Record summary: Small-subunit ribosomal RNA, 5' domain from a metagenome, 546 nucleotides, folded computationally. Its Rfam family is "Bacterial small subunit ribosomal RNA".
[in-house]
Context: one part of a larger RNA
RNA sequence: GAACGAACGCUGGCGGCGUGGUUUAGGCAUGCAAGUCGAGCGCGAACGAGAGCUUCGGUUCUCUAGAAGAGCGGCGAAAGGGUGAGUAAUGCUUGGGCAAUCUACCCUCUGCACCGGGAUAGCUACGGGAAACUGUAGAUAAUACCGGAUGGUCUCACAGCGACUACGGUCGAGGUGAGUAAACGGUGGGGAUCCUUCGGGACCUACCGGCAGGGGAGGAGCUCGAGUCCUAUCAGCUUGUUGGUGCGGUAACGGCGCACCAAGGCGAAGACGGGUAGCCGGACUGAGAGGUUGGCCGGCCACACUGGCACUGAGACACUGGCCAGACUCCUACGGGAGGCUGCAGUCGAGAAUCUUCCGCAAUGGGCGAAAGCCUGACGGAGCGACGCCGCGUGGAGGAAGAAGGCCUUCGGGUUGUAAACUCCUGUCAGAGUUUAAGAAGGCAGUAGGGACUAAUACGCCUUGCUGUUGACAAAGGACUCAAAGGAAGCCACAGCUAACUUCGUGCCAGCAGCUGCGGUAAUACGAAGGUGGCGAGCGUUGUUC
Repeated sequence: GAACGAACGCUGGCGGCGUGGUUUAGGCAUGCAAGUCGAGCGCGAACGAGAGCUUCGGUUCUCUAGAAGAGCGGCGAAAGGGUGAGUAAUGCUUGGGCAAUCUACCCUCUGCACCGGGAUAGCUACGGGAAACUGUAGAUAAUACCGGAUGGUCUCACAGCGACUACGGUCGAGGUGAGUAAACGGUGGGGAUCCUUCGGGACCUACCGGCAGGGGAGGAGCUCGAGUCCUAUCAGCUUGUUGGUGCGGUAACGGCGCACCAAGGCGAAGACGGGUAGCCGGACUGAGAGGUUGGCCGGCCACACUGGCACUGAGACACUGGCCAGACUCCUACGGGAGGCUGCAGUCGAGAAUCUUCCGCAAUGGGCGAAAGCCUGACGGAGCGACGCCGCGUGGAGGAAGAAGGCCUUCGGGUUGUAAACUCCUGUCAGAGUUUAAGAAGGCAGUAGGGACUAAUACGCCUUGCUGUUGACAAAGGACUCAAAGGAAGCCACAGCUAACUUCGUGCCAGCAGCUGCGGUAAUACGAAGGUGGCGAGCGUUGUUC
């Protein structure tokens, strides 16, 4: 000199963009942060209409549409969001390999969807319990569950063929045998025929789904080479240890696990131990080389009160799922139960120190859904903090051989100083008023066409116009008008380094200080005043890095 997620002191007008719990991965009140689908399924409160009964309070039955509510089922909940505790390598970075692998949703191609069955929740009845919750019996549905059939380029076995080969096998087309699937599902429309309880169904068709297989995209798993802090006042370490055979296990290789066999394996190119630490893209600094660092943003990893475990699932050993143990907090009828903010706000504590218990799903993105839509503390915004960077303002021009006051003085004067007053202007910001964009494209509805599908001029789909409808921010931003110099300057320094000097006070005292050093009666070094210098809504100090 530069930099900072800074803090402290004094001061403080406005705006934009960023940024803000670095310490106790300490404890947490409260609210919200993951739901959605009735076009998978069985129920069905309230409301409406009609009818019956009526003690005129109501009650019962039927019907249409709609739909609260919980339940079964599907998909999601493994993403998004937070944090950096642990981890020195099971991590990360970079470049390879998998002929040792998996992959829901999405895209694409091929084929298929036949016949049956038994339950169960909700519900009803009767219970247990203070509660959390739970038992028995009865009835019921499905795109829930189960059995059978069919079946392929799928899986396995057998024996060959061709191509390739890393010599282990892989790929391709055949053969034989064995094994494995599904939802006569849902919604809309329809001419003929058939059935009909006259509601509709079979049938056809469009769309959405189902099953099997191949390919793709994206994702994941495993593995190899190289790189990745300090310490030798850590020198030897290791028994599932190192290798083999076999079996098991996994999506998959493998001591991953187990049985047996052998005695190996690692190490001064630093094993083992100890300390510290998430890693990277990057950031800061520096002419560079290098040094330091990893906050915000992006990628990867790890964690979710502490430790352990598995279940479900395409995917977890699962932040707001489950079980066990522990510590802590809470409820209790003392028998027993409930909880997990390292999500967004917020609170206590500790600390030099870090914000609102805000608004909205309008946009972007995500989940579900055919769609409308619902959910979304992701996100978009607003709020607070000079914490940082940037921009603007606090007025402009004229105005005396120069007012007053202050300070100094050799008492002549000098200086503050064109500074002020005064005159003429201007109108940024803040203030008051009027007016007006962009962020909005879509989706839906209506209407007018054009396509493909189809038996169809039907439905649905694709597409082109027109009209209507969607804004949290937002009393914002922009523009115009009004008034008005009005509301807006401080901080540090002035001995040398280092730009800037005098007077008074003090008297080795009080104090200053980054270094040299100042102060003991004339202190440009302490304190004050005047003046000056520097920076300026900031200025200094402290801390840390280069």